[in-house]
The part of an RNA shown here (large-subunit ribosomal RNA, domain II) has 679 nucleotides and comes from a Schleiferiaceae bacterium.
Context: one part of a larger RNA
RNA sequence: UCCUACGAGUUGCUCCUCACUAGCGAGGUUAAGGGCUGAAGGCCCGGAGCCGAAGCGAAAGCGAGUCUGAAUAGGGCGUAUAGUUAGUGGGGGCAGACGCGAAACCUAGUGAUCUACCCAUGGCCAGGGUGAAGCUUUGGUAACACAAAGUGGAGGCCCGAACCCGUUGACGUUGAAAAGUCUUGGGAUGAGCUGUGGGUAGGGGUGAAAGGCUAAUCAAACUGGGAAAUAGCUCGUACUCCCCGAAAUGUAUUUAGGUACAGCCUUGAGUGUAGUGUAUUAGAGGUAGAGCUACUGGUUGGAUGCGGGGGCUUCACCGCCUACCAAGUCCUGUCAAACUCCGAAUGCUAAUACAUGUUCCUCAGGAGUGAGGGCCGGGGUGCUAAGGUCACGGUCCGAGAGGGAAACAACCCAGAUCAUCUGCUAAGGUCCCAAAAUAUAUGCUAAGUUGAACAAACGAGGUCGGGCUGCUUUGACAGCUAGGAUGUUGGCUUGGAAGCAGCCAUUCAUUUAAAGAGUGCGUAACAGCUCACUAGUCGAGCGGCCUGGCAUGGACAAUAAUCGGGCAUUAAGCAUAUUACCGAAGCAAUGGGCUCGUAAGAGCGGUAGGGGAGCAUUCUCGUUGCGCCGAAGGUUGACUGUAAGGUUGGCUGGAGCGGCGAGAAAAGAAAAUGUAGGA
Numbered sequence: 001u002c003c004u005a006c007g008a009g010u011u012g013c014u015c016c017u018c019a020c021u022a023g024c025g026a027g028g029u030u031a032a033g034g035g036c037u038g039a040a041g042g043c044c045c046g047g048a049g050c051c052g053a054a055g056c057g058a059a060a061g062c063g064a065g066u067c068u069g070a071a072u073a074g075g076g077c078g079u080a081u082a083g084u085u086a087g088u089g090g091g092g093g094c095a096g097a098c099g100c101g102a103a104a105c106c107u108a109g110u111g112a113u114c115u116a117c118c119c120a121u122g123g124c125c126a127g128g129g130u131g132a133a134g135c136u137u138u139g140g141u142a143a144c145a146c147a148a149a150g151u152g153g154a155g156g157c158c159c160g161a162a163c164c165c166g167u168u169g170a171c172g173u174u175g176a177a178a179a180g181u182c183u184u185g186g187g188a189u190g191a192g193c194u195g196u197g198g199g200u201a202g203g204g205g206u207g208a209a210a211g212g213c214u215a216a217u218c219a220a221a222c223u224g225g226g227a228a229a230u231a232g233c234u235c236g237u238a239c240u241c242c243c244c245g246a247a248a249u250g251u252a253u254u255u256a257g258g259u260a261c262a263g264c265c266u267u268g269a270g271u272g273u274a275g276u277g278u279a280u281u282a283g284a285g286g287u288a289g290a291g292c293u294a295c296u297g298g299u300u301g302g303a304u305g306c307g308g309g310g311g312c313u314u315c316a317c318c319g320c321c322u323a324c325c326a327a328g329u330c331c332u333g334u335c336a337a338a339c340u341c342c343g344a345a346u347g348c349u350a351a352u353a354c355a356u357g358u359u360c361c362u363c364a365g366g367a368g369u370g371a372g373g374g375c376c377g378g379g380g381u382g383c384u385a386a387g388g389u390c391a392c393g394g395u396c397c398g399a400g401a402g403g404g405a406a407a408c409a410a411c412c413c414a415g416a417u418c419a420u421c422u423g424c425u426a427a428g429g430u431c432c433c434a435a436a437a438u439a440u441a442u443g444c445u446a447a448g449u450u451g452a453a454c455a456a457a458c459g460a461g462g463u464c465g466g467g468c469u470g471c472u473u474u475g476a477c478a479g480c481u482a483g484g485a486u487g488u489u490g491g492c493u494u495g496g497a498a499g500c501a502g503c504c505a506u507u508c509a510u511u512u513a514a515a516g517a518g519u520g521c522g523u524a525a526c527a528g529c530u531c532a533c534u535a536g537u538c539g540a541g542c543g544g545c546c547u548g549g550c551a552u553g554g555a556c557a558a559u560a561a562u563c564g565g566g567c568a569u570u571a572a573g574c575a576u577a578u579u580a581c582c583g584a585a586g587c588a589a590u591g592g593g594c595u596c597g598u599a600a601g602a603g604c605g606g607u608a609g610g611g612g613a614g615c616a617u618u619c620u621c622g623u624u625g626c627g628c629c630g631a632a633g634g635u636u637g638a639c640u641g642u643a644a645g646g647u648u649g650g651c652u653g654g655a656g657c658g659g660c661g662a663g664a665a666a667a668g669a670a671a672a673u674g675u676a677g678g679a
Stems, first nucleotide, its partner, number of pairs: 001679006011095003015092010027051003033045004037040001055062002065077004098236002101233001105226006116200009125190001127159003130155001134151006163187003169182003202218001204214003239614006249262005266366002272360001274359001275356009289342001290340002296336004301331004307325002309322004373396005379390003402413003417592004422588003428582003431566003437579001439578006450568002458553002462550010479537005485510003490504003516531001520529002593604004615668001617665010633652008
């Protein structure tokens, strides 16, 4: 992983409620128990009890009323009659209550043959080393002390086997082993190791203390029982078709992944004429916008300036001045969610008309789901960040298939009853992959830019347009040839300053075709080169500003790695226009099915979920059949029904099995890390 079998809304109480069916009906009904018989899902007694027909009050009590009350008032609850018994079904209550699943808790026992500690009684420790005290002798002392040599043999002493342990590394890791092997290492006369017998027991023991050990189990052992503990949690929950079809919101919650009520969905019954859409008309309102010498508040510049600061004057007041601050006023510009002299569109309310037709509301309700999201629009918050967050409106996904966007829940098109080798279109496309234009017309792009989203500031004689403007055959623009001078090295400054460090100057004048008291290099300063300006040569366009299109640099990531790819350059790119075609489960055509509806006709995507109709399995009753001339089962074909399914032929098999009408359920498996067996 597969196969086979098993595997989950059941049963009881008869308690409550609703629907349907049946009986009787102002009544309905028996329970226990008893009796009868043809022994049954039968019949007959049994009215005790229960529900209903009357309520109100705490009650006495009164009664279509009653309670409160002083009340005959007011108010509360009632009064218009339909119930009841049984069966079946939907749901609820109490029970394990759809199934499996804890960790735990309690109770009664069993364990110290493992291991921890203790008690009793036994056993074991090769060999080697070191050499304490004491003692003896000698020396020594007044006597001790002390010293040396010898003797001696102490020690949680040393080295190291047995024995005990388990430090290091490797191997082993479906092992040889549910803790080992090899290597290396620690202790090895001691708080040593060990045999046998015995003791301590589960909130207890034991512990040189690690929450260690207490039989491969320990932050509370194991076994039986309470017990199907509880599980707002996870997983699973089995045949078919038809109709409808959600929600992810509000309120509350020891509530936030639960639940209750409302909202939304389904189903039944009944009354009213509502509901919805469009149009018109009439309303209320202060949003968008706009505005502010219309208020409140903010704000730019200017004028004026109460008052203040500073200065002058003065005993003081007064007075004068100002590159100061500045209320207020005027002019000008400007802002506001908590400003408004103004002020929409929508939306909301109401009326009328038309359309639609039960969609609406009311009544009785029954059952069930459930705290998600994206996008668009106007806002708050945030960084006009977030696949962010908050509420509002719409929409889609959710629960929606089909076509397009290469792929892509929610973007574009479009809502799938079934069939068809029919047609037309939508979005989007028409060189090939790949259905349809290598279409037409006019431009643009040279960057493979581009070819279905996307880079900026800034830079650039890329290129194609538009507008304005200047110069130009009296010769422009560019190039080339020649000139570019004199007073003068202007004055000042300075070490120097001569066109060219700096400062000053009506920056002048002269000669000229023209030539600045000098445009830029250059020198220490000169020199030198050059420009403005002029002439000649040449011979037709040349500049400036603004602006549009497409390109270009800026431009940095890991496969050659990308427009989906191939590839494409007057295009298969970009822009504008036009025609044709392709293109979906859209629309149309032809044929069929189902639902609703008298019909005409309309409808038939669908998760949770509601409603309806069926198929199959086992058993029972009634009835009717088949079978050794071959039942069920198995296997392989054929036919048939919208489906679950059904019928039938061959082979196998070898004794039971169907149809029809009812009834009852241990009544349908692909999933539960499901259970058992097998492969």
Notes
The full RNA is in RNAcentral, with records from ENA.